[in-house]
RNA sequence: GAGUAGGAGAGACCCGGUGACGCCGGGCGCCGAAGGAGCAAUGCGGGGCCUGCGGUGGAGCCUUCGCAGAAACUCUCAGGCAAAAGUACUACUC
Numbered sequence: 001g002a003g004u005a006g007g008a009g010a011g012a013c014c015c016g017g018u019g020a021c022g023c024c025g026g027g028c029g030c031c032g033a034a035g036g037a038g039c040a041a042u043g044c045g046g047g048g049c050c051u052g053c054g055g056u057g058g059a060g061c062c063u064u065c066g067c068a069g070a071a072a073c074u075c076u077c078a079g080g081c082a083a084a085a086g087u088a089c090u091a092c093u094c
Base pairs, nucleotide, nucleotide: 001094002093003092004091005090006089011028013027014026015025016024017023018022029081030080031079035077036075037074038073042068043067044066045065046063047062048061049060
């Protein structure tokens, strides 16, 4: 990665276009488990401190600086809010 099984959440919301679902436009309210994005500890680097003076080396400490850094946490861009489909994830097989 593929197949099989399991697999949640949230308005079948209101108005118009249609007879319903679906779709389009507008309005308000929501969900987090396609995808996407953010960060903690910590590590590395930069700078600073380390008191007789200067140099070198080493350990330690500080830092509102930089880089790396997880998620089922957070955001809600995307996606979703009857059923169906789909979904992260789990088990088995290849």